[in-house]
Predicted 3D model of a 252-nucleotide part of an RNA (large-subunit ribosomal RNA, domain VI) from a Bacteroidota bacterium. Its Rfam family is "Bacterial large subunit ribosomal RNA". Rfam links the family to the GO terms structural constituent of ribosome and ribosome.
Context: one part of a larger RNA
RNA sequence: CGUUGGAAGCUUGAGAGGACCUGACCUUAGUACGAGAGGACCGGGUUGGACAAACCUCUAGUGUAUCUGUUGUAGCGCCAGCUGCAUCGCAGAGUAGCUAUGUUUGGAUGAGAUAAGUGCUGAAAGCAUCUAAGCACGAAACUUACCUCAAGAUGAGGCUUCCUUUAAGGGUCGUGGUAGACCACCACGUUGAUAGGCUGCAGGUGUAAAGAUGGUAACAUCAAAGCCGAGCAGUACUAAUUACCCGUAAUC
Numbered sequence: 001c002g003u004u005g006g007a008a009g010c011u012u013g014a015g016a017g018g019a020c021c022u023g024a025c026c027u028u029a030g031u032a033c034g035a036g037a038g039g040a041c042c043g044g045g046u047u048g049g050a051c052a053a054a055c056c057u058c059u060a061g062u063g064u065a066u067c068u069g070u071u072g073u074a075g076c077g078c079c080a081g082c083u084g085c086a087u088c089g090c091a092g093a094g095u096a097g098c099u100a101u102g103u104u105u106g107g108a109u110g111a112g113a114u115a116a117g118u119g120c121u122g123a124a125a126g127c128a129u130c131u132a133a134g135c136a137c138g139a140a141a142c143u144u145a146c147c148u149c150a151a152g153a154u155g156a157g158g159c160u161u162c163c164u165u166u167a168a169g170g171g172u173c174g175u176g177g178u179a180g181a182c183c184a185c186c187a188c189g190u191u192g193a194u195a196g197g198c199u200g201c202a203g204g205u206g207u208a209a210a211g212a213u214g215g216u217a218a219c220a221u222c223a224a225a226g227c228c229g230a231g232c233a234g235u236a237c238u239a240a241u242u243a244c245c246c247g248u249a250a251u252c
Stems, first nucleotide, its partner, number of pairs: 001152001005163007015149004021049007033038001051106005059100004066093005071086006110144003117137004169246004173189005194239003197235005203228003211222004
């Protein structure tokens, strides 16, 4: 821009893509079969492998948010306590997020038309013959069925609701994230929990500084402390102010 008034929401599915795998064991049954040796079809169940998708409860990573320990050096006048730099200085842990090695799930089943093949009826050809007319079966392949996208499917579909002369609706702008290179998408904008702050909690680290007590001292106790808290709630304290723009047509 189109879809022949403009919108919002929900859809149909022409078409396209994905998936389609397979082992072992138990049972049927030591049955059918077979002199024996051996040893099933069909059916039922269990458990794997590889592959794929989603997710983070568990396990295991990362985790330059975070907490702790510690070395060298420099600074804050000194002690104490902190801070900078040294690969994040090094080391030990680690929430959220992102992950696999982890968890869960999947390839189930049915239908249609068939292939090789198996048949029924049956002539040409008094017989025979699955075939010539006709009819019935038959495979992981085909068409469906399952999952995803999908009306620019210009063949531009359908349903519901709203708006009609300033609208309905949308955008600019702002706060953001379940989204993200930008754009887009999604949530919210005071009739408000959108983000920050604050409070509380889950959780992480591991017992802060100062002081007191004990000890010659290292250190221990008061003290699960202090600090953090990407997660979960609550709370308008701060910021989402005000405003502007687009839209404005058709019938007959």